This is a predicted structure of a 74-nucleotide RNA (transfer RNA) from a Dehalococcoidia bacterium. The prediction has a mean pLDDT of 81. Taxonomically the source falls in Dehalococcoidia (Bacteria, Bacillati, Chloroflexota).
RNA sequence: UGCGGGGUGGUGUAACGGUAACACGUCGGACUUUGGAUCCGAAGUUCCAGGUUCGAAUCCUGGCCCCGCAGCCA
Numbered sequence: 001u002g003c004g005g006g007g008u009g010g011u012g013u014a015a016c017g018g019u020a021a022c023a024c025g026u027c028g029g030a031c032u033u034u035g036g037a038u039c040c041g042a043a044g045u046u047c048c049a050g051g052u053u054c055g056a057a058u059c060c061u062g063g064c065c066c067c068g069c070a071g072c073c074a
Stems, first nucleotide, its partner, number of pairs: 001070007010024004018054001026042005047063005
C1' cells in the first nucleotide's frame, strides 16, 4: 500500500430497510438466620461525518480503529 472480514449496553453475541433483542454481569425486591442458588422487576447499546429513503444498526461515499492474507522498503 492492496484485498477480505469486523466495530451494537460493562462483556459475549443477535437483529428480511419498519418499536434495537438474548445470555452473563450490575442495581432493586421476594425467599433465607446470613450468603449462595432460585424467582420477580429495572437501568444501560448501534465507531465518526455526509448521502439515499417516508423510514438506516442494515444500503452508498469518505474517515478512524481492530483482525487476517498478500505485497513493497529496510